[in-house]
């Protein structure tokens, strides 16, 4: 040393991606009160206007002014002289412009850092210490004249001065040379001594005071003193140069680089060693510990982050380096190859009179450009510091110090306290209230900042003057030094303090899904928009906008951007490769790395101590100064390091000796598909030949093509060929590994065993290299029976360039050559050593025991199983580790793009091997859970199928819905599970729907507030009615007589009302899987965990029914059972029911007395439980038979629907949030619509006939309903019906005939005596009203239909099928729906298969779950990259050309004061020229690298396109790998 988000349905892992932290020279964006300390051009090292940024010294020379004043003179134009002033200004001459001060282009290198070396150097100014400054000369600038030129700027001639130049001298410890010596190192030498030789200085130059001696031009000078200055030389301090170790960047898609190159001998240069530079010689040097190349950078101290180890980073400030417009060059000089010197070349800018000239902010300031983006042309030399100067002093954009900027840090303030069960607005709201909120308002204080006034410090120290001490001195001069006083401040209206007035002038930002503190309205509606990552937005958004209200930070908050943190996600510290990314296909092997015992020695490693150095400044601590703090001062720690030195020697190194256990040898056996070659052998198959035969054969899910009377297929002899070796054969052998299979012989490799012997670590492991390497591929020459890419042809198929068939060419197969890849796998790299147990098997060896075989035991080795402890994310491993360890290699770093581009190198080619990046994406993955699914699998069940029966699909109608019409065809339902369904009944009503026509507190309903006294009724008008509008009549209760209160209208007002919208906001209901057995929980247990276990398993069952078993033991909801009906029986009760016996009457009927025995009614019990028996099963559950019973194994039916699924159905039953609507989407009223009709579907109904139909006649139910009703007898009518009205509020009457069926006649296979649609015509009922648009009745028409394609439905028994009755809704309206009896069947071997369901399994890349998922081409859109005729830069090589300046270097006839001179000249110097070297340019030719590029390539990306299915389930041809 914190960690969260995010893959998934859920869990564990892996893994990225994202977030919270600090930080910043910023930067934007909204906001902005005060100070204090720090900081601000990071982009174009782009280009600069203007101003300033190095001068000063008269105490080093000579010359030397001007205006101005003042004075005289004047011809009144003016001169003169003082003054100004030895000043300005310029010049020679010294010293300084090599510091200071920017800046980071450039540079990977001794450029930085750090530690060391020079026995290989210099050093101006400054200390110091010695000696020393003599004698001469000649010239020059300024000035003067006098010329050229626009300018700059310079040419001639003439004066002069020095601390400027020369000669000469002296001279040492200086320099070089030779001798001799003394010391001492570290190799070349250091340091010193002595003597000869040899070269070499200077300015007595400047100031100041003396006044003793002496000149003297009377100024002074020589002298003396003091100060400075100048020369030699010695040491010092500082600075400089050179050298050397160690250390810190990327890149090998740079692996060879080098000719001055390495090295030596001489030289040359240089302070100074050095190929530094030349001349010869020799061929060396550097490189995998990365040379040489490319790219990128100024390095440190530091600084930012981190728990550190790292990691990033060099802004400011320290220290260095390099650069100064671009190149290149020297000159001066103590020092430059010189920012604000100087030459030359270039570009660029400016000036010109066009000849020619100027520059050079990367100095402070400021300007333009180009940028997200970075200040003032400020004061001031008062402090610090630096140049000069003897000094005052000048100079100083170095500094000090102010201004701008919230850039950063630090501090302070913008008020304090008190105040309400808490204003008044905002904001929500469950309408109670919450909240802003002690905020606020008041009351009462403070008085920081800011503003006004006043007062007053530090920064001052110096220097200078006065004074005054002390030193030196001959001296009270002078000079130095202390002290005393005076005088010097840019900042500065400064900080500080005092007063004054006054809450008065001072608060915003972000953000409030999660992470992550912080929640609601309200608009908005996948729109606008948010977003850091996951995701938000499709009418109830805590996520967008705005708002109230929270939070959080504050003069700032955010936002972008980078760094480092989390990241252990590059792993030293501190990861990993069976499956997630990861072990080279495998050997043999250098280099490297590691390496067994025992001794000695060494001390390089390593440990411990001393030294030295590791600059300040900063971190840290500790104390102190600004009131604190930022910030500054003192000291102290610490600078984890380097150098160097004692010292230990255990351990690695190293040297040397020995040892045998690592290892390798002999020897003696071993077992084998281990390799290479040669020869052999049998079955298979094909072809050829011959015989038999005589039609097919083959082939497939089924065909076809093929083959076959030219005799196929099939047989049988005989030949012919090329391949691969049946049985043996085996998680059975050998190989490194690829990989090896009849037999035999030669050659050959390796392994194991035993024996005692030998060598003495010889070992491992292995980057580079190098061999070997399966199929396919290539070349070339053979062979080529069978198989068989390509290809032909058949099929299949929407298609079929597959998959299945018949053909069949490369190739497979031999030699020789390549290629070098596979899912070359145990997905596990090699080695060594240790670590539980059983257990088979091969190979040898010992024993034991056999007569021999076969047996045991032990032990090596090898091949396999199960597993313990450990490991592992699990799955799994587990002595053949994936356990513990050591050694060495090789390889990983989200997924796509991708093993691909481009480079490079291999290859005949195909291609192999090294191997990226733009651009996307939030994941891609691993193992295991639960499901769910599979043209996966066991088991099961169900009218699923199947065996039957009768529909449905054709017709003709009815009904339902689609569609379409329409002013409306109201609305819902929509696979099963929507369509005769909501509707148990649309002519008006219903109605919701269309047209018109009204009403507006409103058709119903509460509450107010005000008026009125009434409404209602009644009656005209008008109207289609609604209305709308006249008229006329009248109120009730109570009472203090003021009222009050009920009702009613009028006016208004809060509410209304909507079948208006969301059924994906929603309660409640319902459907549906499914009456399908299952669905769960508790404790325990097992697993990290999801989650398992239970509930699986062996029977069994209709059932998770039960029974056994079992780490599970129990429980709930589910099944059953309890209810109802119904089937038998008892009992009780017997009227409206019955009638057996009695009795009575009838033409007849329980019609009537009586009875309740039966039947029945309906209350109440009984019976059935696998109870009993026999067989099977495990002494079980049950299952099979059997008895007996009215009934038997849940008798039969009914009601009863578990956790859940369908965002399944309904806002049109009802209720209900949210939205909308208020002279209207509400409500009324007429008429129309929901009944349309070219079609389609469903679901019924009726046929189509003779098991019928038409007519006569005749028997039998059961459940219901009836008073706004059901209605009998009778009459009437063909009938519907009418009339009529008894009896019934019903076991009493009525609807009511039940049909089917029985008997009996017609009909006779026909569009009919089937069958009734359809139109005519006439009625009959209901109803205000039957035109749109009701049922029914008669006459009359008499359509289709002759049993229904593909397909589909229902049903297991009182069922299907058939027949008829009735009921609800209803005024009338029934083929519908609910119900009721009547007759009354055939099959069911059985579970293969279709459909659905239940259990276990197994597979999945599904989880919106297979109606899942997901691939690749085209089509389009847009993004990056890639190739590409080329083109256009930029860097660089090479060779040759060139050759400015400028150092050398040569020549110098030209010039020329110093010195020589015999005056002629000479000595040396020099303009010029000429070479050498060279920058820039020039020309040709490579190389790297970047920009563009017609066209052309894959890639990625993108809600709904195309085309088809590849993969996931056996994914429907198991899949994948390599390869053509």
């Nucleotide at each position: 040393u914190a960690g969260a988000g995010u893959u998934a349905g859920a869990g564990c892992c892996u893994g990225g991606c994202u977030c919270a932290g600090a930080a910043c020279g910023a930067a934007c964006g909204u906001u902005g009160g005060c100070g204090g300390c720090g900081u601000g051009g990071a982009u174009g090292a782009g280009g600069c206007a203007u101003g300033c940024a190095a001068g000063u010294c008269g105490a080093g020379c000579g010359a030397g002014a001007a205006a101005g004043c003042a004075c005289u003179c004047u011809u009144c134009g003016g001169a003169g002289u003082g003054u100004g002033a030895g000043u300005a200004g310029a010049g020679c001459g010294g010293c300084g412009g090599a510091c200071g001060g920017g800046u980071g282009a450039g540079u990977a290198a001794c450029a930085c850092g750090u530690a060391a070396u020079c026995g290989a150097g210099c050093u101006g100014c400054c200390c110091u210490c010695g000696a020393g400054a003599c004698c001469g000369g000649g010239a020059u600038a300024a000035c003067c004249g006098u010329g050229g030129g626009a300018a700059a700027c310079u040419g001639c001639g003439g004066c002069u001065a020095a601390u400027a130049c020369c000669g000469g001298a002296u001279g040492g410890u200086c320099u070089u040379c030779a001798g001799c010596u003394g010391u001492u190192u570290c190799a070349u030498g250091g340091c010193g001594g002595c003597u000869g030789a040899u070269g070499u200085a200077a300015a007595u130059g400047g100031a100041g005071g003396g006044g003793a001696u002496c000149c003297u031009u009377c100024g002074g000078g020589a002298c003396c003193u003091u100060c400075u200055g100048c020369u030699c030389g010695g040491g010092g301090a500082g600075g400089c140069g050179a050298u050397u170790g160690c250390g810190g960047c990327c890149u090998a898609u740079c692996a060879g680089c080098u000719u001055g190159u390495u090295g030596g001998u001489g030289g040359g240069g240089u302070a100074a060693c050095g190929g530094c530079c030349c001349a010869c010689c020799a061929a060396g040097g550097c490189a995998g510990c990365g040379a040489c190349g490319g790219g990128u950078a100024g390095c440190a101290g530091g600084c930012c982050u981190g728990a550190g180890a790292g990691g990033g980073u060099g802004g400011u400030c320290u220290g260095u380096c390099a650069c100064a417009u671009u190149g290149g060059g020297a000159c001066u000089g103590a020092g430059a190859c010189a920012c604000u010197g100087c030459c030359c070349a270039g570009a660029c800018u400016c000036c010109u009179a066009c000849g020619g000239g100027a520059g050079g902010c990367u100095g402070c300031a400021g300007u333009c450009g180009a940028g997200a983006a970075u200040c003032u042309u400020c004061c001031g030399c008062a402090a610090u510091g630096g140049g000069c100067g003897c000094a005052a002093g000048c100079c100083u954009g170095a500094c000090g110090g102010a201004g701008c900027g919230a850039c950063g840090c630090c501090g302070c303030g913008u008020g304090g306290a008190g105040g309400a069960c808490g204003a008044a607005g905002g904001c929500c709201c469950u309408u109670g209230g919450g909240u802003u909120g002690u905020a606020a308002a008041c009351u009462c204080c403070u008085g920081u900042c800011a503003c006004a006034g006043g007062u007053u410090a530090u920064g001052a120290a110096u220097g200078c003057g006065c004074g005054u001490a002390u030193g030196u001195g001959a001296a009270u001069a002078g000079c130095a030094u202390g002290c005393g006083c005076g005088u010097u401040g840019a900042c500065g209206u400064c900080a500080g303090c005092c007063u004054g007035a006054g809450a008065g002038g001072a608060a915003g930002c972000a953000c409030c899904g999660g992470c992550u503190a912080a929640c609601u309205c309200u608009g908005u509606g996948c729109c606008a928009g948010c977003a850091g990552c996951c995701g938000c937005g499709g009418u109830a958004a805590u996520a967008c906008a705005g708002a109230g209200g929270g939070u959080g930070c504050a003069a700032a908050c955010g936002u972008u951007g980078u760094u480092c943190g989390g990241a252990a996600u590059c792993a030293c510290u501190g990861g990993g490769c069976a499956u997630a990314a990861a072990g080279c296909g495998c050997g043999c092997g250098u280099a490297g790395g590691c390496g067994g015992c025992c001794a000695u020695g060494u001390a390089a490693g390593u440990g411990u101590g001393g030294a030295g150095u590791g600059a300040a400044a900063g971190c840290c601590c500790a104390c102190g100064g600004c009131u604190c703090a930022a910030c500054c001062g003192u000291g102290g720690a610490a600078c984890u390091g380097c150098u160097u030195u004692g010292c230990a020697u255990a351990c690695u190194g190293c040297a040397u000796g020995g040892c045998u256990c690592g290892a390798g040898g002999a020897u003696g056996g071993u077992a084998g598909g281990g390799g290479a070659g040669a020869g052999c052998g049998g079955a298979a198959c094909u072809c050829c030949u011959g015989g038999u035969g005589g039609a097919g054969c083959g082939g497939u899910g089924a065909a076809a093509u093929g083959c076959g009377u030219a005799g196929a297929u099939a047989u049988c002899a005989g030949g012919a060929g090329g391949a691969a070796c049946a049985c043996c054969g085996g998680u059975g052998g050998c190989g490194a590994a690829g990989g090896c299979g009849g037999c035999u012989c030669u050659c050959u490799g390796g392994u194991c065993c035993a024996u005692u012997u030998c060598u003495g670590a010889c070992g491992c492991u292995g980057a580079g290299g190098u061999g070997c390497g399966a199929a396919a591929g290539c070349c070339a020459g053979g062979g080529u029976a069978g198989c068989g890419a390509a290809c032909g042809g058949g099929a299949u198929u929407a298609g079929a360039u597959a998959c299945c068939c018949c053909g069949g060419u490369a190739g497979u197969c031999c030699u020789g050559g390549c290629c070098g890849u596979a899912a070359a796998c145990g997905a596990u790299g090699g080695g060594c050593a240790c670590u539980a147990a059983c257990u088979a098997a091969a190979g040898g060896c010992u024993c034991u025991g056999u007569c021999c075989u076969g047996a045991g035991a032990g032990u090596c080795u090898u091949u396999g199983g199960u597993g313990a402890a450990g490991c592992a994310a699990a799955u799994g491993u587990g002595a053949u580790a994936a356990g513990u360890g050591c050694c060495c290699c090789g390889c990983c770093u989200g997924g796509g793009g991708a093993g691909u581009a481009u480079g490079g190198u291999c290859g005949c080619a195909a291609g192999g091997c090294u191997a990226a990046a733009a651009c996307u994406c939030a994941a891609a993955g691993g193992a295991a859970u639960u499901g769910a699914c599979g043209g996966g699998g066991g088991c099961u069940c169900a009218c699923a199928c199947a065996a039957g029966c009768g529909g449905u699909g054709g017709a003709g109608c009815a009904u339902g819905u689609g569609g379409u019409u329409u002013a409306a065809u109201u609305c819902g339902a929509c696979g099963c599970a929507a369509c005769g369904c909501g509707a148990a009944g649309a002519a008006c009503c219903u109605u919701a729907c269309c047209u018109g026509g009204g009403c507006u507190c409103g058709a119903a309903c509460g509450g107010c507030u005000a008026g009125u006294g009434a409404c209602a009724g009644a009656g005209g008008g008008u109207g289609a009615a609604a209305g709308c509008u006249c008229u006329u009549c009248u109120u009730c209760c109570u009472u203090u007589c003021g009222g009050g209160g009920a009702c009613a209208c009028u006016a208004g007002c809060c509410g209304a009302g909507g079948u208006g919208c969301u059924g994906c906001a929603u309660g409640g209901c319902u459907g549906u899987c499914g009456u399908c057995a299952g669905c769960u929980c508790g404790u325990g247990u097992c697993g990290u965990g999801a989650g398992a276990u239970g509930u699986u398993g062996g029977g069994u069952u209709a059932a998770g029914u039960c029974c056994c078993g079992c780490a599970a033991c129990g429980a709930g909801c589910g099944c059953a059972a309890c209810c109802c009906c119904u089937g038998c029986c008892u009992u009780u009760a017997g009227u409206u029911g019955c009638c057996a016996u009695c009795a009575c009457g009838u033409u007849a009927u329980g019609g009537u007395g009586g009875g309740c025995a039966c039947u029945c009614u309906a209350g109440a019990g009984g019976g059935a439980c696998u109870g009993c028996c026999g067989g099977u099963g495990a002494a079980a559950a049950a299952c099979c038979g059997g008895a007996g019973g009215a009934a038997g194994g849940u008798g039969g039916g009914g009601a009863u629907g578990a956790c859940g699924u369908c965002a399944a159905g309904u806002c049109c039953u009802c209720a209900u949030g949210g939205c909308c609507u208020u002279u209207a989407u509400g409500u009324c009223c007429a008429g129309g619509g929901c009944u349309a009709c070219a079609c389609a579907c469903g679901u019924g109904c009726u046929a189509c006939a003779a098991u019928g139909g038409g007519c006569g006649g005749u028997a039998c139910a059961g459940a219901g309903g009836g008073u706004c009703g059901c209605a009998a007898a009778c009459c009437c009518g063909c009938g519907a019906g009418g009339g009529g009205g008894a009896g019934c509020c019903a076991a009493u009457c009525c609807c009511a005939a039940a049909a089917a069926g029985c008997c009996g006649u017609c009909c006779u296979c026909a569009g009919u005596u089937c069958g009734g649609a359809u139109u005519g015509g006439a009625g009959u009922c209901u109803g205000c009203a039957a035109c749109u648009c009701g049922a029914c009745u008669c006459c009359a028409u008499g359509a289709a239909g002759u049993u229904g394609g593909a397909a589909u439905c229902g049903c297991u028994a009182g069922u299907a099928a058939u027949c008829g009755c009735g009921g609800a809704u209803c005024a009338g309206c029934a083929u519908g729906c609910c119900g009721c009896g009547g007759u009354g069947a055939a099959u069911a071997c059985g579970u293969u298969c279709c459909c659905g369901g239940g259990c276990c399994u197994u597979g999945u890349a599904c989880a919106c779950a297979c109606c899942g998922c997901c691939c690749g081409u085209c089509a389009c859109a847009u993004c990056a990259c890639g190739a590409a005729a080329g083109u256009c830069g930029u860097u660089u090589g090479u060779a040759c050309u060139a050759g400015a300046a400028g150092c050398c270097g040569g020549c110098g006839a030209u010039u020329c004061a110093a010195c020589c001179u015999u005056c002629g000249g000479g000595a040396g110097a020099u303009a010029g020229c000429c070479g050498u070297c060279c920058a820039a340019g020039g020309u040709a030719u490579g190389a790297a690298u970047g920009g563009u590029g017609a066209u052309u390539g894959g890639g990625g990306u993108g809600a709904a396109g195309u085309c088809g299915u590849a993969a996931c389930a056996a994914g429907g041809u198991a899949g994948c790998c390599g390869u053509a």